The part of an RNA shown here (small-subunit ribosomal RNA, central domain) has 346 nucleotides and comes from a metagenome. The RNAcentral record of the full RNA draws on SILVA. The coordinates come from a structure-prediction model, not an experiment, and the mean pLDDT is 86.
[in-house]
Context: one part of a larger RNA
RNA sequence: UUGGGUUUAAAGGGUGCGUAGGCGGUCCUAUAAGUCAGUGGUGAAAUAUCUCAGCUCAACUGAGGGGGUGCCAUUGAUACUGUAGGACUCGAGUGAAUUUGAGGUAGGCGGAAUUGACGGUGUAGCGGUGAAAUGCUUAGAUAUCGUCAAGAACACCGAUAGUGAAGACAGCUUACCAAGCUUCAACUGACGCUGAGGCACGAAAGUGUGGGGAUCAAACAGGAUUAGAUACCCUGGUAGUCCACACUGUAAACGUUGAUUACUCGCUGUUGGCGAUACACUGCCAGCGGCUAAGCGCAAGCGAUAAGUAAUCCACCUGGGGAGUACGCCGGCAACGGUGAAACUC
Numbered sequence: 001u002u003g004g005g006u007u008u009a010a011a012g013g014g015u016g017c018g019u020a021g022g023c024g025g026u027c028c029u030a031u032a033a034g035u036c037a038g039u040g041g042u043g044a045a046a047u048a049u050c051u052c053a054g055c056u057c058a059a060c061u062g063a064g065g066g067g068g069u070g071c072c073a074u075u076g077a078u079a080c081u082g083u084a085g086g087a088c089u090c091g092a093g094u095g096a097a098u099u100u101g102a103g104g105u106a107g108g109c110g111g112a113a114u115u116g117a118c119g120g121u122g123u124a125g126c127g128g129u130g131a132a133a134u135g136c137u138u139a140g141a142u143a144u145c146g147u148c149a150a151g152a153a154c155a156c157c158g159a160u161a162g163u164g165a166a167g168a169c170a171g172c173u174u175a176c177c178a179a180g181c182u183u184c185a186a187c188u189g190a191c192g193c194u195g196a197g198g199c200a201c202g203a204a205a206g207u208g209u210g211g212g213g214a215u216c217a218a219a220c221a222g223g224a225u226u227a228g229a230u231a232c233c234c235u236g237g238u239a240g241u242c243c244a245c246a247c248u249g250u251a252a253a254c255g256u257u258g259a260u261u262a263c264u265c266g267c268u269g270u271u272g273g274c275g276a277u278a279c280a281c282u283g284c285c286a287g288c289g290g291c292u293a294a295g296c297g298c299a300a301g302c303g304a305u306a307a308g309u310a311a312u313c314c315a316c317c318u319g320g321g322g323a324g325u326a327c328g329c330c331g332g333c334a335a336c337g338g339u340g341a342a343a344c345u346c
Stems, first nucleotide, its partner, number of pairs: 003318004007300002012314001014201004021194003025088007033081002035077008049065006091191001092188003095184003099180002103177007110154001114150008125136002162169002206247006216240001220236004258313006266291009295302002319346003328339004
């Protein structure tokens, strides 16, 4: 490389948009590039193969025959692919009418809780633990009532519910933006699928500058525990956690399951819509779940949301360790990220 694979054994890119490329619906006409057939040329000799012959046989040698992927030219065929032209509507998109949602961005507002400040009541403890101690407290704490301030998060509703490409998204409200489903079938007429590079988005932690700082809390300090305790437990506590702008670009970024299309027995719950009808029933479409037939799978299990049956395109794997390391290159302020070996060893 081929082959075989990629839920869990090695292996699906974190996600989208999209360039080149690959692949591509129905019908008609033309062409004849691919494709197929015929003919001609070429395809040196030697070698190989078949037949015959010569050395006493054989090796060896000689003569003759046949074959030959391919390439070139020419004459035809036209189903499929291509190319050119024309037509179509079921793929794709636009439009119209409803409708759905924690989808996004920006602003405003709200109550509970927490912490702090001030004032009142009130008196000796509070806090914490397995038990304690550090800590707070007669300069009046804890508790309780009132007023004020700050920052962060939104109980109940809340759901195997919903939305989003993924990351993710939840108090209420306003504005703007985007998206999906359903129904109609008015319009365009294959405009499609995938997508190496590329571009954009991308939790948390981390970084830069400037704010903010209630809670919690790496580091750090103290108290315990212990043989020790650089921990688990406790009291404190700084970065950070929050906001704006800019970077970083990684996760068990997981459904450990790439995207798209077609086909394949049923039951059941639920979300959004449509049809029909009237409280009963039966359907359709798009999602989210449970159980299963066939089939698949080593099994666990999957089973119309496939891991079934097929097709197209991309990504990736090829024994364990060494190692996601070294070196080089690219990116980054740095931290580090991307790409990514070998010796050796079992």